[in-house]
Context: one part of a larger RNA
RNA sequence: CGAUGUUGAAGGAACUCGGCAAAAUACCUCCGUAAGUUCGCGAGAAGGAGGCCCAGUUUCUACGCAAGUAUUGACUGGGGGCACAAACCAGGGGGUGGCGACUGUUUACUAAAAACACAGGGCUCUGCGAAGUCGCAAGACGACGUAUAGGGUCUGACGCCUGCCCGGUGCCGGAAGGUUAAAAGGAGGAGUGCAAGCUCCGAAUUGAAGCCCCGGUAAACGGCGGCCGUAACUAUAACGGUCCUAAGGUAGCGAAAUUCCUUGUCGGGUAAGUUCCGACCUGCACGAAUGGCGUAACGACUUCCCCGCUGUCUCCAACAUCGACUCA
Numbered sequence: 001c002g003a004u005g006u007u008g009a010a011g012g013a014a015c016u017c018g019g020c021a022a023a024a025u026a027c028c029u030c031c032g033u034a035a036g037u038u039c040g041c042g043a044g045a046a047g048g049a050g051g052c053c054c055a056g057u058u059u060c061u062a063c064g065c066a067a068g069u070a071u072u073g074a075c076u077g078g079g080g081g082c083a084c085a086a087a088c089c090a091g092g093g094g095g096u097g098g099c100g101a102c103u104g105u106u107u108a109c110u111a112a113a114a115a116c117a118c119a120g121g122g123c124u125c126u127g128c129g130a131a132g133u134c135g136c137a138a139g140a141c142g143a144c145g146u147a148u149a150g151g152g153u154c155u156g157a158c159g160c161c162u163g164c165c166c167g168g169u170g171c172c173g174g175a176a177g178g179u180u181a182a183a184a185g186g187a188g189g190a191g192u193g194c195a196a197g198c199u200c201c202g203a204a205u206u207g208a209a210g211c212c213c214c215g216g217u218a219a220a221c222g223g224c225g226g227c228c229g230u231a232a233c234u235a236u237a238a239c240g241g242u243c244c245u246a247a248g249g250u251a252g253c254g255a256a257a258u259u260c261c262u263u264g265u266c267g268g269g270u271a272a273g274u275u276c277c278g279a280c281c282u283g284c285a286c287g288a289a290u291g292g293c294g295u296a297a298c299g300a301c302u303u304c305c306c307c308g309c310u311g312u313c314u315c316c317a318a319c320a321u322c323g324a325c326u327c328a
């Protein structure tokens, strides 16, 4: 000097990205227990008291004829110790946001999460030799199932809801017309031959799906404007004008896991707060199953605050063990 431990005056998070680490709490009985809530919960909420030994009074249960023996609970009085759940073992607690409903699952060896899954919801395909999947095939799974079933896809408990746009892309339906392959057709023409013929080229016309076309469909992929003016202070604009669009973002939320400017502004908390909470709305660039907004319970998730506690720190010290180091 290092590692692992033990202890520490006064202070008690001043440490630090952050209470990381450590300390503290811890068991049983009794008392007591808030907001919120899906009435189950929250809850071991929180916060308190008691616990060792001896004696007495009383009581329960079992056995016994009884005396009694063993056991259980309540009460009263006393005793000792620094310490009575005497060692070991053994919850720290509370408040407020975010995200995800929950229990689960995951990167074997740097990520356990807000990611995946989930019950629930929707759309879509499939009538059974089903659709779908594997295989060249036979065949197999689906399924010894049959639409309350099976496949695909999106969303993700529950509550309140889920607005407008079908112009583009996709899908579904339609079949009048246009286009269109092989094929059919064969006007007309070419080569050759004395000729019959043989070999070629070939217009019109007929000709499927598809595409064009006509409709539907957004819990399909997706999309959801600009400029100018206007009210008797000012400011603002319920209102008006105009251009463009398929339609111009509804409800709800909003400096947000989304806000660049930004440490926005105001309020709260602190002596002091780029974080946090509540508002405002000027949303660079929220927004409704690529779900929107809430939500009790839950979480080795994450943000902020408080109580307790402490060598995290002010500021380090001593001791124990093992190393390193020096000498033999």
Stems, first nucleotide, its partner, number of pairs: 001323008010314002014312001019309001027051005036041001038157001052079007061070003080084001092307004097302002099299002104116002120155007132141003158294004163224003168221002170217005177212003183206002188201005225243005252286001253283001264280005